Overview
This is a predicted structure of a 527-nucleotide part of an RNA (small-subunit ribosomal RNA, 5' domain) from an uncultured prokaryote. It matches the Rfam family "Bacterial small subunit ribosomal RNA". Its family is annotated with structural constituent of ribosome and ribosome in the Gene Ontology. Model confidence (mean pLDDT): 81 of 100. The RNAcentral record of the full RNA draws on ENA.
[in-house]
Context: one part of a larger RNA
C1' cells in the first nucleotide's frame, strides 16, 4: 500500500447484498431436528358417523354393534447409511491427479426374459395372572399376515468333470457344447393394474490396488519378527500376512528410514508485475469423528451423531434392591473468553422420506439480532444566486490590515430521502379438488376454481417541507497541512529519526489547513 470470520476507541441517515464461537472435540435445563403405509396384517384404546335399545325432559343422556369414517399401540414394509454438525484424531494411497480391477458389490429406477404352484408351525398385539417405586419383566390361554419354514417346479445362475473355437496382458478371459448335482416366490385389488421371485444388462453410488505430487528436525542414525517373501488352509464382494501352520531369511534406510513436534487434504483465497509466499472462515468435493475406549448386529450399503452391547469418566432417579442420559443437528443456557444472534413463523415455493394417491414429517426457504456499521456496493445529508466581504472568533508591522468567507443573513428552486395516508405484487405451475372432452377405463387436452410463511413487504402514487442526517485521524521529516497561547527534560508525545531544560510549526489548548468520509483511527496477523 493491498487483505481480514476480526477486537477496541471516538461517530453515526437510509438501502440490497453477504458474514456472524477463530477460545473450551468444556458441560448443557427444557423444546424441535426421521418418520411414513390401514391399497400388507390381527385388530380397535380414543375422535366422528350410522343402526338398535332403555330412560324420558322428545331431543339429550346412558349402554350396544367394528357396522362406517378413520386409527393410539402392536406385527409387518420401506426409510433411518440420506440431509445437518464439527476438524478432536491422522504426516497416511488421507487428500490431489492419472491409471487399472483377467481380483469386486450396488436397495429403490430402467431395459429384457421366464415363472409366480401347493403346505405347515409359530408369535406380538388382545385376554388372564405375577413381580417390581420405577424402568421393565415373567409365566399361562389365543390370533393373522407381503413376518417365518419345508415341499414342489426350475436355468444363459452356482459348483464339479469334459469336449471345442478363439483371444490376450504374466496369473488368464471370451464364446460354445455335454453330463450330474444344488438353489426361488407373496399377495394385494376398484379386475385394469400394483407387487413377489430368478437371470442378464445398463445406470448410479461405493470398494480395492498402483505411478507422482504432499510441513518441520540429523541437537532423531539405524528400524522391523507377521516383520520381507513361499506353500498350504482360512476369511472377505474381492486382491493380499488380512488371519494361521509350516518353511526360507529376509525387507526398509543419507534420494533421510526409524522416531518426535505440527497439521484434516483439495477447488479456492489473500499478496505479488510475475515467480512466488501465505491461508484454507462461507460455498462446493473428498476423509475422519460423534462423552473416552472396544465390539459386533441388522441392513444392498454401517462397525451405525438423535440404534445395540461391555468397560470408563461424569450428570440425574431411586422405596437402596437397581434404574436413566450423551447438543461436534436447531433454537438456548452455564463456563472460557479482547470477540460471534431468536429458546422466532411457514412448509408457500425447492429437495428429500414413505404412500395408489390426498397427505403426513422434514432439510430448507423466510424473518430477527449485530448499544444505530461486521464487510463490500449503491444513495443521501440539498441546488442556483448572494459583498455593506455583516456580527463573532483568531492572527498581524494594530485609527489599519489579513483570514474564517458565498460561507452566514437573505431571495429563488428542488424533494432522492424523511414523515403521513392510498393502491399494491412477482416468486403459483406441469399442484389439489370438481366438470367437459379425446383415446378408452386411466392418461392427455381443456374450463372455472383452490393453494403464499415472508406480507399488506418490495414497488407505485398523493401530501408536507430544507425540511429528519458529519465525523474520525493529522499538520517536525519520512507525510499532504502553521500560528498563537500555556508548561518549562516538569507534564507529557512517539511507527523510526527523535521532541521538550523560558521564544516548542513535535507535548496541552485555539484558531486556521490538510486528509478520508458514515465512517476514521489504534491494535493483532498475512503479502
Nucleotide at each position: 500500500g493491498g487483505a481480514u470470520g476480526a477486537a477496541c476507541g471516538c461517530u453515526a441517515g437510509c438501502g440490497a447484498c453477504a458474514g456472524g464461537c477463530c477460545u473450551a472435540a468444556c458441560a448443557c435445563a427444557u423444546g424441535c431436528a426421521a418418520g411414513u403405509c390401514g391399497a400388507g396384517g390381527g385388530g380397535c384404546a380414543g375422535c366422528a358417523u350410522u343402526u338398535c335399545u332403555a330412560g324420558c325432559u322428545u331431543g339429550c343422556u346412558a349402554g350396544a354393534a367394528g357396522a362406517u369414517g378413520g386409527c393410539g399401540a402392536c406385527c409387518g414394509g420401506c426409510g433411518c447409511a440420506c440431509g445437518g454438525g464439527u476438524g478432536a484424531g491422522u504426516a497416511a494411497c488421507g487428500c490431489g491427479u492419472a491409471u487399472g480391477c483377467a481380483a469386486c458389490c450396488u436397495a429403490c429406477c430402467u431395459u429384457a426374459u421366464a415363472c409366480u404352484g401347493g403346505g405347515g408351525g409359530a408369535u406380538a398385539g388382545c385376554c388372564c395372572a405375577a413381580a417390581g417405586a420405577a424402568a421393565u419383566u415373567u409365566g399361562g390361554a389365543u390370533u393373522a399376515a407381503u413376518a417365518c419354514c419345508g415341499c414342489a417346479u426350475a436355468a444363459c445362475a452356482u459348483a464339479u468333470u469334459u469336449g471345442a473355437a478363439u483371444c490376450g496382458c504374466a496369473u488368464g478371459g471370451u464364446u460354445u457344447g455335454a453330463a450330474u448335482a444344488u438353489u426361488a416366490a407373496a399377495a394385494c385389488u376398484c379386475c385394469g393394474g400394483u407387487g413377489g421371485u430368478a437371470u442378464a444388462a445398463g445406470a448410479u453410488g461405493g470398494g480395492c490396488a498402483u505411478g507422482c505430487g504432499u510441513a518441520g528436525c540429523a541437537u532423531u542414525a539405524g528400524u522391523u519378527u507377521g516383520u520381507u517373501g513361499g506353500u498350504g488352509a482360512g476369511g472377505u464382494a474381492a486382491c493380499g500376512g488380512c488371519u494361521c501352520a509350516c518353511c526360507a531369511a529376509g525387507a526398509c534406510u543419507a534420494u533421510g528410514a526409524u522416531g518426535c513436534u505440527u497439521a484434516g487434504g483439495g477447488g479456492g483465497u489473500c499478496u505479488g508485475a510475475g515467480a512466488g509466499g501465505a491461508u484454507a472462515g462461507u460455498c462446493c468435493c473428498c476423509c475422519a469423528c460423534a462423552c473416552u475406549g472396544g465390539u459386533a448386529c441388522u441392513g444392498a450399503g454401517a462397525c451405525a451423531c438423535g440404534g445395540a452391547c461391555c468397560a470408563g469418566a461424569c450428570u440425574c432417579c431411586u422405596a437402596c434392591g437397581g434404574g436413566a442420559g450423551g447438543c461436534a443437528g436447531c433454537a438456548g443456557u452455564g463456563a472460557g473468553g479482547a470477540a460471534u444472534a431468536u429458546u422466532g413463523g411457514u412448509c408457500a415455493a425447492u429437495g428429500g422420506a414413505c404412500g395408489a394417491a390426498a397427505g403426513u414429517c422434514u432439510a430448507a426457504c423466510c424473518a430477527g439480532c449485530c448499544a444505530u456499521a461486521u464487510g463490500u456496493c449503491g444513495c443521501g445529508u440539498g441546488c442556483a444566486g448572494g459583498a455593506u466581504g455583516a456580527c463573532g472568533g483568531c492572527c498581524c508591522u494594530a485609527u489599519g490590515g489579513g483570514u474564517u468567507g458565498u460561507a452566514a443573513a437573505c431571495u429563488g428552486c428542488u424533494u432522492u430521502u424523511u414523515u403521513a395516508c392510498a393502491g399494491g405484487a412477482a416468486u403459483a405451475a406441469u399442484u389439489g379438488g370438481c366438470g367437459c372432452u379425446a383415446c378408452g377405463u386411466g392418461u392427455a387436452g381443456u374450463g372455472a376454481u383452490u393453494u403464499g410463511a415472508a406480507u399488506g413487504u418490495a414497488c407505485u402514487g398523493u401530501a408536507u417541507g430544507a425540511a429528519u442526517a458529519a465525523g474520525g485521524a493529522u499538520c517536525g521529516g519520512c507525510u499532504a497541512a502553521c500560528u498563537c497561547c500555556g508548561u518549562g527534560c516538569c507534564a507529557g508525545c512517539a511507527g523510526c529519526c527523535g521532541c521538550g531544560g523560558u521564544a516548542a510549526u513535535a507535548c496541552g489548548g485555539a484558531g486556521g489547513a490538510u486528509u478520508c468520509g458514515a465512517g476514521c483511527g489504534u491494535u493483532a496477523u498475512c503479502c